[in-house]
RNA sequence: GAAACCCAUUGCCAACCCCGCUGUGAAGCGGGUUCGGAAAGUCUCGGGUCUUUAGUUAAAAAUAAAGACGGCCGGAUUGCACCC
Numbered sequence: 001g002a003a004a005c006c007c008a009u010u011g012c013c014a015a016c017c018c019c020g021c022u023g024u025g026a027a028g029c030g031g032g033u034u035c036g037g038a039a040a041g042u043c044u045c046g047g048g049u050c051u052u053u054a055g056u057u058a059a060a061a062a063u064a065a066a067g068a069c070g071g072c073c074g075g076a077u078u079g080c081a082c083c084c
Stems, first nucleotide, its partner, number of pairs: 012037002017032006035071001041077003045074003048069007056062001
């Protein structure tokens, strides 16, 4: 050490689902499970999706505030292996 593609080793993480707990909820945590991941490590900075509350609206949608999702994407940052 730009970009794209492919591949290996030791290991790492853990989707859906099930059980228990927390939360109004999205969802999170622990155990089992192992779909997948080369950052599926971390962070809500930008976008997006979702939840709750209030008002507006014939209704829907949209809007405001507070949240959730890092395994939705981008970005930032950290780590490991091989090769040169």
Predicted 3D model of an 84-nucleotide RNA (c-di-GMP-I riboswitch aptamer) from uncultured Methylobacter sp. Its mean pLDDT, the model's own confidence on a scale to 100, is 79. The model forms 86% of the base pairs in the Rfam consensus.